[in-house]
A computed fold for a 151-nucleotide RNA from Paenibacillus nanensis, annotated as c-di-AMP riboswitch aptamer (ydaO/yuaA leader).
RNA sequence: CAAAUUAGAAUGCCUAAUUCCCGAUCGGGAAACGGGGGAACCAUUUUUGGGUGAAUUGAUUUCGACGAUCGCGCAGCGGUCGCCUGAGAAAUCAUAGGGUACCUUCAACCGAACCCCACAGCUAACCUCGUCGGCACCGGAAGGAGUUUCA
Repeated sequence: CAAAUUAGAAUGCCUAAUUCCCGAUCGGGAAACGGGGGAACCAUUUUUGGGUGAAUUGAUUUCGACGAUCGCGCAGCGGUCGCCUGAGAAAUCAUAGGGUACCUUCAACCGAACCCCACAGCUAACCUCGUCGGCACCGGAAGGAGUUUCA
C1' cells in the first nucleotide's frame, strides 16, 4: 500500500413489518401501516377447497408405483377415490407478473416460500391477527413530461 474477515455507525433498498410511551430490562400500551373473518343488495352453479405473496402458466428430459382421504381396538386393520393407458418427484428452458413512488422502451435481476384443515364470494357495523426477515456501496442506458435555480 492492497485484499480479506469481524464489529459498530450512517445513507439507501425489498417487505405491511415502523415510530413513540410506560415499566425497567420479564412485559405492557398507543399511533401508523398491513392481513383475515363477517349483513343487506348483488353474484354463484358450487360438493371440496381456501389464504398471504410479484412468484402464475407451460414445454422438454430423467426417474417413476403408489398417492390422497376417512374410520378403528392405531406394531397394524378396513373402506372410498385417482393411478402403470403414467398419479407423482426432480432438472432445464420459457412465461403471466415484480422491484429505488413521473411515463415508455431496452438491458441485467427475481419469478420463492409457507399457512388453514372440510370451512370462508362481495360485505356496513362488529370481531380478530401481524410489526419478521433479507440486502447494497462509484453507482445500467435512451426518449419524453414536469418542477426548481441561475443567466

Background: The sequence is in RNAcentral, with records from Rfam. Model confidence (mean pLDDT): 75 of 100.